[in-house]
Context: one part of a larger RNA
RNA sequence: UGACGGGGGCCCGCACAAGCGGAGGAGCAUGUGGUUUAAUUCGAUGAUACGCGAGGAACCUUACCCAGACUCAAAUGUUCGAGGACGCGGCCGGAGACAGCCGUUCCCUUCGGGGCCUCGAGCAAGGUGCUGCAUGGUUGUCGUCAGCUCGUGCCGUGAGGUGUCAGGUUAAGUCCUAUAACGAGCGCAACCCCUACGUCCAGUUGCCAGCGGUGAACCGGGGACUCUGGAGGGACUGCCGGCGCAAGCCGAGAGGAAGGUGGGGAUGACGUCAAAUCAGCACGGCCCUUACGUCUGGGGCGACACACGUGCUACAAUGGCCGGUACAGAGGGCAGCCACCUGCGACAGGGAGCGAAUCUCGAAAGCCGGUCUCAGUUCGGAUCGGAGUCUGCAACCCGACUCCGUGAAGUUGGAUUCGCUAGUAAUCGCGCAUCAGCCAUGGCGCGGUGAAUACGUUCCCGGGCCUUGUACA
Numbered sequence: 001u002g003a004c005g006g007g008g009g010c011c012c013g014c015a016c017a018a019g020c021g022g023a024g025g026a027g028c029a030u031g032u033g034g035u036u037u038a039a040u041u042c043g044a045u046g047a048u049a050c051g052c053g054a055g056g057a058a059c060c061u062u063a064c065c066c067a068g069a070c071u072c073a074a075a076u077g078u079u080c081g082a083g084g085a086c087g088c089g090g091c092c093g094g095a096g097a098c099a100g101c102c103g104u105u106c107c108c109u110u111c112g113g114g115g116c117c118u119c120g121a122g123c124a125a126g127g128u129g130c131u132g133c134a135u136g137g138u139u140g141u142c143g144u145c146a147g148c149u150c151g152u153g154c155c156g157u158g159a160g161g162u163g164u165c166a167g168g169u170u171a172a173g174u175c176c177u178a179u180a181a182c183g184a185g186c187g188c189a190a191c192c193c194c195u196a197c198g199u200c201c202a203g204u205u206g207c208c209a210g211c212g213g214u215g216a217a218c219c220g221g222g223g224a225c226u227c228u229g230g231a232g233g234g235a236c237u238g239c240c241g242g243c244g245c246a247a248g249c250c251g252a253g254a255g256g257a258a259g260g261u262g263g264g265g266a267u268g269a270c271g272u273c274a275a276a277u278c279a280g281c282a283c284g285g286c287c288c289u290u291a292c293g294u295c296u297g298g299g300g301c302g303a304c305a306c307a308c309g310u311g312c313u314a315c316a317a318u319g320g321c322c323g324g325u326a327c328a329g330a331g332g333g334c335a336g337c338c339a340c341c342u343g344c345g346a347c348a349g350g351g352a353g354c355g356a357a358u359c360u361c362g363a364a365a366g367c368c369g370g371u372c373u374c375a376g377u378u379c380g381g382a383u384c385g386g387a388g389u390c391u392g393c394a395a396c397c398c399g400a401c402u403c404c405g406u407g408a409a410g411u412u413g414g415a416u417u418c419g420c421u422a423g424u425a426a427u428c429g430c431g432c433a434u435c436a437g438c439c440a441u442g443g444c445g446c447g448g449u450g451a452a453u454a455c456g457u458u459c460c461c462g463g464g465c466c467u468u469g470u471a472c473a
């Protein structure tokens, strides 16, 4: 100087407390451990691994296993040589990769050659093999915590200290006062984006107050309104009162759409964990080279006595079922979205519109009425049987969905444990990426309905500043 303390002081954070809803029990989905296996590819492992890399494993992907094949090789560049095609059609062996046979067939030219392709030889291959403890880049975490430093000066033999401490204040090393310090940098804040309110400009595909037409959609028309999208305004403790030297704090104050950082996002200092990644990519070293490279068929990554994490669905009456009826936002769409008509349905067959503010995908909880009456039930839907639909070369291993039947566990879950402070939790549906299809209950977004509670900081956890002890570095 740090680090540590079941030392002290001060202060924060859904850290506790106060509340609301969960997990831990059940069934299923998914990830992991373990076990099994020819293989169950590899990585991630307290917090910071475990619906993680996976924003799509039937083949492909695919890195694993078995079998069959190739050796300049699956790709590309270049040099030399040989050839005329490359390709297309057909036959045949084979699981295919691959191999064989038949037919057909080049272009430009200044005639030197060139283009394109195949074959042979050569130079450069290839490796998801190892090392993240050789690395770059990127990322997690402490932590959006308020810290981390420098120049000059001063103090100290020196390591180093001071500044950065003290008294106030703040979300903040934020600001003020004081001060052997005076300044400065990276962080904080602000500048950026979205959202909440006016104003101005603009008016189609959007809108419709008044006027005309129409059964209605709407049309003529209009720019007022909604909305769209560009500019600019607006909030600064600016004003008032109180306290204070000041910074600032307090006020059901005024005004205002918004008030003291208005709400949300982007933004992550010096560093820590030899943290993660050689399997995104790049790269040093090492290793393989008729194989640790490459191609193909099939299998596996989907196994199942178990154990754990994350979720979904429930155990019902604030509910289930039936009928009627209302209201979003954000996105997507041409090998697509599909109005409308027909079929119990998945979906199919017809079929209009739309590369879309124009057409289309489109709510549910809610509201109104009916029924069920506490029951393993009209709760719950696992599992299994049958019949189908669709995607795709192909749904046996191993897809989703539909219809009929079957109806399991489950009556609120031990110790323990998680999230959340407001348009939040809870609850309800909708969309998108990936994608032929989909194992999505996942991820990322969107809106609808919409709470309870916070006395307080003694305690648990994490963190910041000052101080103290230390035999630790």
Base pairs, nucleotide, nucleotide: 001473002472003470004469005468007467008466009465010464011463012462013461015457016456019420020419021418022417023416026313027312028311029310030309031308032307033306034304035303042053043052064299065298066297067296068295069294070293076124077123078122079121080120081119082118083117084116087104088103089102090101091100093098106115107114108113126288127287129286130285131284135282136281137277138276139275140273142271147186148185149184150183151182152181153162154161155160166177167176168175192265193264194263195262197233199231200230201229202228203227207222208221211220212219213218236259239253240251241250242249243248302439315413319372320371321370322369323368324367325366331361332360333359336354337353340350341349342348343347379410384405385404386403387402388401389400390399426449427448428447429446430445431444432443